[in-house]
RNA sequence: AAUGAACGUUGGCGGCAUGGAUUAGGCAUGCAAGUCGAGCGAGAAGUCUUAGUUUGAAGCUUCGGCCGAUUUCUGUGAUGGACAGCGGCGAAAGGGAGAGUAACGCGUGGAUUAUUUACCCCCGGGACUGGGAUAGCUGCGGGAAACUGCAGGUAAUACCGGAUAAUGUCCCGGGACGAAAGGUGUGAUUCCUCCUGGAGAUGAGUCCGCGUCCUAUUAGCUUGUUGGUGGGGUAACGGCCUACCAAGGCUUCAAUGGGUACCGGGUGUGAGAGCAUGGCCCGGCUCACUGGGACUGAGACACUGCCCAGACACCUACGGGUGGCUGCAGUCGAGAAUCUUCCACAAUGGACGAAAGUCUGACGGAGCGACGCCGCGUGCGGGAUGAAGGCCUUCGGGUUGUAAACCGCUGUCAGUUGGGAGGAAAUCUACGGGGGUCAUCCCCCAUAGUUGACCGAGCUUCAGAGGAAGCACGGGCUAAGUUCGUGCCAGCAGCCGCGGUAACACGAACCGUGCGAACGUUAUUCGGAAUUACUGGGCUUAAAGAGUGCGUAGGCGGCUUGUCAAGUUGGGUGUGAAAUCCCUCGGCUCAACCGAGGAAUUGCGCCCAAAACUGGCAAGCUUGAGGGAGACAGAGGUAAGCGGAACUGAUGGUGGAGCGGUGAAAUGCGUUGAUAUUAUCAGGAACACCGGUGGCGAAGGCGGCUUACUGGGUCUCUUCUGACGCUGAGGCACGAAAGCUAGGGGAGCGAACGGGAUUAGAUACCCCGGUAGUCCUAGCUGUAAACGAUGAGCACUGGAUCGAGGGGACCUCCACAUCCUCCCGGCUGUAGCGAAAGUGUUAAGUGCUCCGCCUGGGGAGUAUGGUCGCAAGGCUGAAACUCAAAGGAAUUGACGGGGGCUCACACAAGCGGUGGAGGAUGUGGCUUAAUUCGAGGCUACGCGAAGAACCUUAUCCAGGCCUUGACAUGUUCGGAUGCUGCCCGUGAAAGCGGGUUAGUUGCCUUCGGGUGAAACUUACGUAGGUGCUGCAUGGCUGUCGUCAGCUCGUGUCGUGAGAUGUCGGGUUAAGUCCCUUAACGAGCGAAACCCUUGUCUUCAGUUGCCAGCGAGUAAUGUCGGGGACUCUGGAGAGACCGCCGGUGUUAAACCGGAGGAAGGUGGGGAUGACGUCAAGUCCUCAUGGCCUUUAUAUCUGGGGCUGCACACGUCCUACAAUGCGGCGUACAAAGGGAAGCAAAACCGCGAGGUCAAGCAAAUCCCAAAAAACGUCGCCCAGUUCGGAUUGCAGGCUGAAAUUCGCCUGCAUGAAGCCGGAAUCGCUAGUAAUCGCGGGUCAGCAUACCGCGGUGAAUGUGUUCCUGAGCCUUGUACACACCGCCCGUCAAGCCACGAAAGUUGGGGGGGCCCGAAGUCGCAAUGCUAACCUCCGGGAGGCUAGCGCCGAAGGUCAACUCGAUGAUUGGGACU
Repeated sequence: AAUGAACGUUGGCGGCAUGGAUUAGGCAUGCAAGUCGAGCGAGAAGUCUUAGUUUGAAGCUUCGGCCGAUUUCUGUGAUGGACAGCGGCGAAAGGGAGAGUAACGCGUGGAUUAUUUACCCCCGGGACUGGGAUAGCUGCGGGAAACUGCAGGUAAUACCGGAUAAUGUCCCGGGACGAAAGGUGUGAUUCCUCCUGGAGAUGAGUCCGCGUCCUAUUAGCUUGUUGGUGGGGUAACGGCCUACCAAGGCUUCAAUGGGUACCGGGUGUGAGAGCAUGGCCCGGCUCACUGGGACUGAGACACUGCCCAGACACCUACGGGUGGCUGCAGUCGAGAAUCUUCCACAAUGGACGAAAGUCUGACGGAGCGACGCCGCGUGCGGGAUGAAGGCCUUCGGGUUGUAAACCGCUGUCAGUUGGGAGGAAAUCUACGGGGGUCAUCCCCCAUAGUUGACCGAGCUUCAGAGGAAGCACGGGCUAAGUUCGUGCCAGCAGCCGCGGUAACACGAACCGUGCGAACGUUAUUCGGAAUUACUGGGCUUAAAGAGUGCGUAGGCGGCUUGUCAAGUUGGGUGUGAAAUCCCUCGGCUCAACCGAGGAAUUGCGCCCAAAACUGGCAAGCUUGAGGGAGACAGAGGUAAGCGGAACUGAUGGUGGAGCGGUGAAAUGCGUUGAUAUUAUCAGGAACACCGGUGGCGAAGGCGGCUUACUGGGUCUCUUCUGACGCUGAGGCACGAAAGCUAGGGGAGCGAACGGGAUUAGAUACCCCGGUAGUCCUAGCUGUAAACGAUGAGCACUGGAUCGAGGGGACCUCCACAUCCUCCCGGCUGUAGCGAAAGUGUUAAGUGCUCCGCCUGGGGAGUAUGGUCGCAAGGCUGAAACUCAAAGGAAUUGACGGGGGCUCACACAAGCGGUGGAGGAUGUGGCUUAAUUCGAGGCUACGCGAAGAACCUUAUCCAGGCCUUGACAUGUUCGGAUGCUGCCCGUGAAAGCGGGUUAGUUGCCUUCGGGUGAAACUUACGUAGGUGCUGCAUGGCUGUCGUCAGCUCGUGUCGUGAGAUGUCGGGUUAAGUCCCUUAACGAGCGAAACCCUUGUCUUCAGUUGCCAGCGAGUAAUGUCGGGGACUCUGGAGAGACCGCCGGUGUUAAACCGGAGGAAGGUGGGGAUGACGUCAAGUCCUCAUGGCCUUUAUAUCUGGGGCUGCACACGUCCUACAAUGCGGCGUACAAAGGGAAGCAAAACCGCGAGGUCAAGCAAAUCCCAAAAAACGUCGCCCAGUUCGGAUUGCAGGCUGAAAUUCGCCUGCAUGAAGCCGGAAUCGCUAGUAAUCGCGGGUCAGCAUACCGCGGUGAAUGUGUUCCUGAGCCUUGUACACACCGCCCGUCAAGCCACGAAAGUUGGGGGGGCCCGAAGUCGCAAUGCUAACCUCCGGGAGGCUAGCGCCGAAGGUCAACUCGAUGAUUGGGACU
């Protein structure tokens, strides 16, 4: 884009189209084929006429009656024409369907000298004379019916004889045979009809070339088969049929078989080529309940005819009959699904008829269905307060939205009223006129009348915006987004995918987008898809080159000349139906639709021409190919023979304890003498060195030497043949290893197997043995990563270089070197090619020829069938089902029990710990009314918490209160209140209730007052929340890691991801620096800058200092003074590989040295790149969303956070003598101090207390430093170690010390004697050890943060463990190895295979039976037409018989399904 569609939601009108696609399933009912009386007999009703008869109105009347309208019955004649019949024509058309059919069925083009054709047209000729029947009808019968029998009698355009016949047919030499009908009408040579012949037109039959689906898991098929002769048959050729003869015919150019299917014009799609399709319309074919058969006829083997068989259905009196909607309607069934039991012959067409006319479910119309296409409408203009409502909101507003309301206008469609063009004319009837030769025939004209089923354009009346909008979608593809609800639920989904608490994806709302009387969904086709590639693809690695050769068919094929004209090209011509498509014009108001003309129909046939190319034929040529001659290289092949080394075994000698084997061992061998060594013998297999990206071969493959036989190749000569060539479906041959069969052989090795090890196990890797096998001969197998993962051949397209085999040149000759050339084997690389990797004269480049192969992954190289094989198995080779990928090359990372380089207390070397004990503290767990919350490997666990008795503190628990609130702001009511103080009641307090007025209360003021600010009260907006979400966030922080990395601009390279720079060589702590370099630069990091410490200088000199000068004291920088020193704190200096030597690339730098307080970053700190961990924190703070609002807010008393069978982390104290205790005596730094530090003195054993100087501090205080040192005691013990626990008595802080603080004294004196596996810290002023201070803090420190004192050991390495950096490599990993992923097993489910079987269908075959019927035979039966000598005959009919023959029966096979206990593998979860 499309559809004969269906489904869902919705639905105003009209036009034109279209509508049983499934069960070719079954059908009630009605209709769908009749017509002609101008072919015939008979002839009802009715009408008319007439004769008779009956009745007798009105009128007249002489009343006797007359006239007689009207009427009954019967008969004649005419008309009429029903019902049925004979006869003619039609019924073979029209209408329906697509079952069958893979076929001369269809399409296209031819043939028919191999044919036919009723009605129609034209031409010629003719229609004479006779006859016998039979329906109808009448009578008598049979039968339930359907129907039917006998007798009588009748007509024809029914039937038959005779005559006449040629331009007819047969035979050809005579000759023979064959026809007819009349009708209408007053009237027929003339109209209609009939017979015969010819011609035409139309229709039909038959034959042929070409085209026409899938399947080779169908490769052979065929006996009337192929051909001939004779005969038969047909309208006609023909094995169409038959007898005989011959043995042919078809097929890889796909026969035969199987499956599916009506074919074409066309239709859909597509740029086209194609692909798909064949509904409506048109042409052809086929079918008519299923199968068979003929009859009639011009035509049928016949949709609404006949016969037979079968199935089904109906009627029945049970004897027997009847039926065929795949015609129009309609019904049932099945189905997702497809209409009215309508009107009319008015038009068009058909049948019959002379005609009027009759018939016509063809056709024309209407009805139903948005099923499709097309058109129209559902209003138009104005209208901002941008109304209300809805939705959103940053609360300002925005949007719905000029949309509505409202005002003005119009009148399409539908509705209503009226009338109505047209579809209708070459209709028909009557009459008249004219013409055609006079006519009954034909044509024309005038007048009058006549024909519409159905539709109804356009016009017109009335009323009023009145009656008329939905559907899908809104994450991307793809136009269009917000809010709410939901919370991996419910659901969506075409693909990707969405949904786990902020969903643009689910559901809803609002808004928007698209289309619009429709819109979506589903199904199907084409396109996109170059994704079957003809146009127009590929095969090294993505799927794909057969393992290799030889060669058949086939395909393709060198140069020259001539010829033919099959291909080819040009021109002409016939055909290519119409419709459709396209163009132009026209008709419906437009369009859809319809009409006319044109173009097109790319095809096929015929004719003419050309002769370049292809092809055929003929003749030649030598360059392709092959042969010849002469040389040459080689693990080419086959067979036979020979050889040495090694190995194993045997025998003998020597020898004497081990050997062997491994990572280490053991099994094994050995005192019956091994291993080792030596001599001899035997055996089998393989051939060291040479040996080489060397050689040969088609590939597999080939390696000692010699001989024989033999294949191929190369070079040279250019002697011969003269295209002999290339490829190669099938076919044939060769074909590693393993394997198989038979027979040999068997040294070594060695599947299986045994043993020993290893291991969790070890059916393995390692070891000791060892069978088949490996070897030979003869066969089989036929596969390999049979690989260059690269088919063969030919030609062309820059080079350089190496190797191997020939020939030549140069050199006077020879040899070498050098150069040229042919062939073979490599490496590198230009252009080009390639997705890239790569390839690149040995192409994967550029072309040609031929073959093989591929078309997403899995299922699966499986199943099944076939075939080969002794087997193993090979070759050929699917589907169901399932997934949305599988795959290639390259890139960046990450990872590796990969590699290289390098680093780090990473290991090693050391020192000290932890893990064991007691205690402290944190965590888990348990417990509890509650034990608030957070943190969870490193990077949680003496962490948030720099300090939980109350407070802190938290809705953590059990209670008590309060509700605009403990806190903020605004509005509002109230009335002067309000606040402070005091008192009372109740209560645990908070709070609630009440009293007392003691004090006090803003601003303005004209001092009269006003206002209502503050505060309070009432009410409302709102406060509040340590409630949730750290996975919505900001900020802050941890970690990798103070590791050396992370990037950018420009340029260059690459299709791109990306690379380069940032790599390489050195060097560094460092991506630090140097050199090289398609890179050149730059940024964030590193370094430096900053602080501190170490040295010096200078300045300054109090509260610090005191060398010198004084003074003073028991003593002290105490005082005067001083600035030298220490110190304090400002400013500077100093260190930079600067100097020397060496190494190194004349580099960067490194090593050593000098000087120096300090030397290679001097030590320490602050400083933390891009990023990672959805790391941590909503309980610091901030913040989106959600939740709560007499409560999850706020206040309050009490309790809990401290709870204890247990486990872990971090610490403290110890276990002692390098110690402990007593006594004595030295030396710090850095800090703190006013709600504070507190001296001294006194009291107390002590904690502490009393009083109190000083100090807001270089001044005073805390403050004693401790270890150390000296000395004394202890003497190795659970101790003079260790201090837990407990008792008693005290002290301090604080409302308060019970839960639950710290300290003191006395007493008590637990575990513990150095700690398993494992594990932590540390490289120098470090570890270890010793004390001091501070923050927090009322009080509480073994924690934390700082300070100094004493003060080591070891290492100078990088094998290993851990982590990190760079380069490189592999990768199937990329939430990145805590990755990915394989198989069994268990369970569920799905499809498939096998299976004892069971069951159904299909097409053939053999045999049996054999209906109807044609054909043949044919009576002893019957018999109108003709003949007859009247006896009969000819001829016909029939029974009967024969061949064939449907259905049926039966038999054995084939083939396709369904199903099957069980079983096999596969897919998914």
Predicted 3D model of a 1469-nucleotide RNA (small-subunit ribosomal RNA) from an uncultured prokaryote. The prediction has a mean pLDDT of 82. The RNAcentral record of the sequence draws on ENA. It matches the Rfam family "Bacterial small subunit ribosomal RNA". Rfam links the family to the GO terms ribosome and structural constituent of ribosome.